[in-house]
């Protein structure tokens, strides 16, 4: 010095000064019986790692709910963490990588059932296309040799057949390799390897190792396919839910009122319709509080644990809007670009919404820490 792995922090402005928006706390003024409202003062605080996607999880709230089962939906190596999780941490197994590392819905197709487009002879306890093979059987032909209408032997094509070794098709053709063996050939025999099982050993398991062991070796794939097995799951949500309450209707209870009355149809008058008045009570709506941020909370220190996490001790309390606050603006530094005595920008992602755990996913960049491979050189 180069190339990379993992993991972690902060997140591009910082300081001053004037204006400002939202919440709290103090005391003050005014109203008000008081709750309390207003007011203007002073202090002190105000976005993020993803505040996003809303895609799991769980807290709270209401609502269902004796207890089982059905359907349904989900999760799927093992062990462990935690409120809980599809999250994460060890761990196994498979794959890529030189390595440090990184990926994996990674239960069960030997329970049924289903599915495989083209290709290709054949796609599931298969299969004879090209290829080899012609020993068994058939009926020829040619050859030779005898004891010559026949016998035998060679040979050669033919039918019937044999054969999964080779070729060819496919994504996948029913262990490999080698020897034996055969007419070619085959696990048909056998050696080693691979696999099933079985025993032992390790380990909490998942699984690994090991066997002069047993078996010629198996109905291949596919379950983000029906299915089985094995755990888990009640709905809806802060627009949950409590709470205080104008107007208008509309309702109950009392009280008055009784039709030549009252009300409505703009007013009178007829006419038609209808039944009225007050008080007070609930419920409701519009609007208002409220849930509301003290939490599985953060930080520093220490103990167990490989870790994820988890115990004690001490400190701190750090938006809570609601047609929604968190801004603007001047200087000095600073930082980046540029055509560099300057000039300009001040730029990533991106903006809380009941609260927390995560996953994805988006992003200028600066640091930091530990590992890895390469050259060289001590």
């Nucleotide at each position: 010095g180069g190339a990379g792995u993992g993991g972690g922090u902060c997140a591009a402005g910082a300081c001053a000064g004037u204006c400002g928006c939202c919440g709290c706390a103090u005391g003050c003024u005014g109203c008000g019986c008081a709750a309390g409202c207003a007011g203007a003062a002073u202090g002190g605080g105000g976005a993020g790692g993803a505040a996003a996607g809303u895609c799991c999880g769980g807290g709270c709230u209401c609502c269902a709910u004796a207890g089982g089962g059905c359907a349904g939906g989900g999760u799927g190596c093992c062990a462990g963490a935690u409120a809980a999780c599809g999250u994460c941490u060890g761990g196994g197994c498979g794959g890529c990588g030189u390595g440090a590392g990184c990926c994996g819905a990674c239960g069960a197709c030997a329970a049924g059932u289903g599915c495989a487009g083209c290709a290709g002879a054949g796609a599931g306890a298969a299969g004879a296309c090209c290829g080899c093979c012609u020993a068994a059987g058939c009926a020829g032909c040619a050859g030779u040799g005898c004891u010559u209408u026949g016998c035998a032997c060679u040979g050669c094509g033919g039918c019937c057949g044999g054969u999964a070794a080779g070729g060819g098709u496919g994504a996948a053709a029913g262990g490999g390799u080698g020897c034996g063996g055969u007419a070619a050939g085959a696990g048909c025999g056998c050696a080693c390897c691979g696999c099933a099982c079985c025993g032992c050993u390790g380990g909490c398991a998942a699984c690994a190792g090991c066997g002069u062991g047993u078996g010629g070796c198996a109905a291949g794939g596919u379950a983000a396919a029906c299915u089985c097995c094995a755990c888990c799951c009640g709905g809806a949500g802060c627009a949950a839910g409590a709470c205080c309450a104008a107007a208008u209707a509309g309702g109950a209870u009392c009280u008055c009122g009784u039709a030549u009355g009252g009300c409505g149809u703009g007013g009178c008058c007829c006419a038609c319709g209808u039944u009225g008045a007050g008080a007070u009570c609930g419920g409701g709506u519009a609007g208002g509080u409220u849930g509301c941020u003290u939490g599985a909370g953060c930080c520093a220190g220490u103990g167990a644990g490989c870790g994820a996490u988890u115990g004690c001790u001490g400190g701190c309390c750090u938006a809570g809007a609601u047609g929604a606050a968190u801004g603007a603006u001047u200087g000095u530094c600073g930082u980046c670009u540029c055509u560099u005595u300057g000039a300009g920008a001040u730029u990533a992602c991106a903006g809380a919404a009941c609260c927390c755990g995560g996953c994805u996913u988006a992003c200028c960049g600066a640091c930091c820490c530990a590992c890895u491979c390469c050259a060289a050189c001590u």

The RNA shown here (Bacterial RNase P class A) has 378 nucleotides and comes from Aliiglaciecola sp. LCG003. Lineage of the source: Bacteria > Pseudomonadota > Gammaproteobacteria > Alteromonadaceae > Aliiglaciecola. The gene name in the source record is rnpB. It matches the Rfam family "Bacterial RNase P class A". It is annotated as a ribozyme.